[in-house]
Parts: sequence; structure tokens; C1' cells
RNA sequence: GCCGAAGUGGCUCAGUGGUAGAGCACGUUCUUGGUAAGAACGGGGUCACGGGUCCGAUUCCCGUCUUCGGCUCCA
Repeated sequence: GCCGAAGUGGCUCAGUGGUAGAGCACGUUCUUGGUAAGAACGGGGUCACGGGUCCGAUUCCCGUCUUCGGCUCCA
């Protein structure tokens, strides 16, 4: 330099055009003499960034950034 994959709550991930979700974690309550376990409820997201297409974009297109993997050239 070229090619590919990934970027979504604190963490690990799902969602591939039509109201952003799960598990774990966190908070409150219940249960217990107390703790753990269990149950119920709740908070938390500029969907990496900037544009474009569309009635509508996390999703499609273009560019940028970051991470990972592969390939190649020169000195």
C1' cells in the first nucleotide's frame, strides 16, 4: 500500500428498512433473624463519526476514524 471482518446500555451480544432488545451487572422492594440464592419492578443508548438515498435508516450507498485478521512491494 491492497483486501476482508467488526464498532449497538457498564460488559458480552442480538436486531439487516417501520416504536432499539436479551443475558450478566447496577438500583429499589418482597422473601430471611441476617447473608447468599430466588421473585417483582426500575434506571441507563447521540446504534463509532460525517454526508447521501428514502415517506421512514441501527439496517442500504459514499467518505473518515478505531480494532482485528490476511496479502504484497520498496529500501
The RNA shown here (transfer RNA) has 75 nucleotides and comes from a Candidatus Daviesbacteria bacterium. The source organism's lineage runs through Bacteria, Bacteria candidate phyla and Candidatus Daviesiibacteriota. The same sequence occurs in records of 6 taxa. It matches the Rfam family "tRNA". It is annotated as a transfer RNA. The sequence is in RNAcentral, with records from ENA. The prediction has a mean pLDDT of 80.